[in-house]
RNA sequence: GCCGACGUAGCUCAGCUGGUAGAGCAACGGUAUCGUAAACCGUGGGUCGCCGGUUCAAUUCCGGCCGUCGGCU
Numbered sequence: 001g002c003c004g005a006c007g008u009a010g011c012u013c014a015g016c017u018g019g020u021a022g023a024g025c026a027a028c029g030g031u032a033u034c035g036u037a038a039a040c041c042g043u044g045g046g047u048c049g050c051c052g053g054u055u056c057a058a059u060u061c062c063g064g065c066c067g068u069c070g071g072c073u
Base pairs, nucleotide, nucleotide: 001072002071003070004069005068006067007066010025011024012023013022019056027043028042029041030040031039049065050064051063052062053061
């Protein structure tokens, strides 16, 4: 330099053909216990990497850029 995959909550990841963004774990609160942990119930937490384009509407489609990983030279 070229090619490909990926970037979504603190972490690991879903999100099917464009139509109000979710799970598990973690955190916080509660129940229970003499007390702690486990367990059970609940709550909060997101400019969907950045900038543009298409569209009534974009995490999703298109282009560019940045980052991570892999392959080729």